[in-house]
RNA sequence: GGAGCAGAUCAGGUGGUCGCCGUUCCCCCACGGGAACGGAGGAAAGUCCGAGCUCCGCAGGGCAGGAUGGUCGCUAACGGCGACUGGGGGCAACCCUAAGGAAAGUGCCACAGAAAAGAUACCGCCUGCACGUUGCAGGUAAGGGUGAAAAGGCGAGGUAAGAGCUCACCAGUUUCCCGGGUGACCGGGAAAGCUUGGUAAACCCCAUCCGGAGCAAGACCGAAUAGGAGAACGAUUGAGGGCGGCCCGUCCGAUGUUCUCGGGUAGCGUCGCUUGAGGCGGCAGGCAACUGCCGUCCCAGAUGAAUGAUCACCACCGCCCGGCCGGUAACAGCCGUGCGGAACAGAACUCGGCUUACGAUCUGGUCCGGCA
Numbered sequence: 001g002g003a004g005c006a007g008a009u010c011a012g013g014u015g016g017u018c019g020c021c022g023u024u025c026c027c028c029c030a031c032g033g034g035a036a037c038g039g040a041g042g043a044a045a046g047u048c049c050g051a052g053c054u055c056c057g058c059a060g061g062g063c064a065g066g067a068u069g070g071u072c073g074c075u076a077a078c079g080g081c082g083a084c085u086g087g088g089g090g091c092a093a094c095c096c097u098a099a100g101g102a103a104a105g106u107g108c109c110a111c112a113g114a115a116a117a118g119a120u121a122c123c124g125c126c127u128g129c130a131c132g133u134u135g136c137a138g139g140u141a142a143g144g145g146u147g148a149a150a151a152g153g154c155g156a157g158g159u160a161a162g163a164g165c166u167c168a169c170c171a172g173u174u175u176c177c178c179g180g181g182u183g184a185c186c187g188g189g190a191a192a193g194c195u196u197g198g199u200a201a202a203c204c205c206c207a208u209c210c211g212g213a214g215c216a217a218g219a220c221c222g223a224a225u226a227g228g229a230g231a232a233c234g235a236u237u238g239a240g241g242g243c244g245g246c247c248c249g250u251c252c253g254a255u256g257u258u259c260u261c262g263g264g265u266a267g268c269g270u271c272g273c274u275u276g277a278g279g280c281g282g283c284a285g286g287c288a289a290c291u292g293c294c295g296u297c298c299c300a301g302a303u304g305a306a307u308g309a310u311c312a313c314c315a316c317c318g319c320c321c322g323g324c325c326g327g328u329a330a331c332a333g334c335c336g337u338g339c340g341g342a343a344c345a346g347a348a349c350u351c352g353g354c355u356u357a358c359g360a361u362c363u364g365g366u367c368c369g370g371c372a
Base pairs, nucleotide, nucleotide: 001368002367003366005364006363007362008361009360010359012314013313014312015311016310017309018308020039021038022037023036024035025034026033027032041344045355046354048353049352050351051350052349053214054213055212056211060248061247062246063245065210066209067208068207069206070084071083072082073081074080085099086097087096088095089094100205101204105203106202107199108198109197122144123143124140125139126138127137128136129135130134152170153169155167156166157165171195173192174191175190176189177188178187179186180185218271219270220269221267228261229260230259231258232257233256240252241251242250243249278297279296280295281294282293283292284291285290316341317340318339319338321336322335323334324333326331
């Protein structure tokens, strides 16, 4: 110098002018005016998870449906986070991992290939027959060929040729034992049968969890639901309706219920609303996620939806030019003038996460190269 990895921080500042929203105070009968203070984010975004809060008939059982899936912990909770285990990738720093079950059952495995899962004979090999080339029948998965994948690997025995057919070793499966670990699991040993393809972000099985709707929730004030016409159904053996999609179950239900016609009425209202699993700092515990204690702070609440525009200076980044200087060198730094740049993006009940978008700076590792 180049490439790559991990983590952290910031998201321009000050002043002038003109504006916007909120709170408090002052002037004013009122309309209105003035002053002070406060006024977006790391993602406010996507609305993908989990909660608080609110309402529904407090939500019981079954079915269906959905989500999750290594272990231990953290947390209000989670599908999140931390640490670890197994597997995979990278030379490395480091990263990724929906990571239960394929000897419950079903399905699928393109093309090629004889055959894609309880089998199979295309070539080859062997035997027999016909028999010169060659053909037919049988045996054979050792060899060839196809494929992402071909029915454990390799050697010896065996055989007509072969084959876990038999044996040794190795790999794998299941069961058991010993040691370590809270655990996933790790290390070691023994036996059995000889061996079982892959795929579950295919159906499915197993385990665990899940009531619904959402601040347009919901509450208050205000307006209206008046009075009519017609039709249908119905009297406890109950019309009709509500409770998560269905069932059980349960509740309401008779001047009742539903439908049609016709008639009538209504807000830029107040609350919910921002003090909260809150921010910052210190100390302590823990590898960490996180937790405890102490101190301190109050930090947007709009709703045709505020938080802006412009000018000047400074700061930042890049480039050109000029100057100064360090070093043996590769190379680095400082100053001045000019020009250009400055991302993604805008709260809408509130938190904890995830995901996505995006500019710059700093720190610490790794690999390669250059120079001395």
Predicted 3D model of a 372-nucleotide RNA (Bacterial RNase P class A) from a Syntrophales bacterium.
NCBI's taxonomy places the organism under Bacteria, Pseudomonadati, Thermodesulfobacteriota, Syntrophia, Syntrophales.
The model forms 98% of the base pairs in the Rfam consensus.
Its mean pLDDT, the model's own confidence on a scale to 100, is 76.
It is recorded under the gene name rnpB.
It matches the Rfam family "Bacterial RNase P class A". Rfam links the family to the GO terms ribonuclease P activity, dimeric ribonuclease P complex and tRNA processing.
The sequence is in RNAcentral, with records from ENA.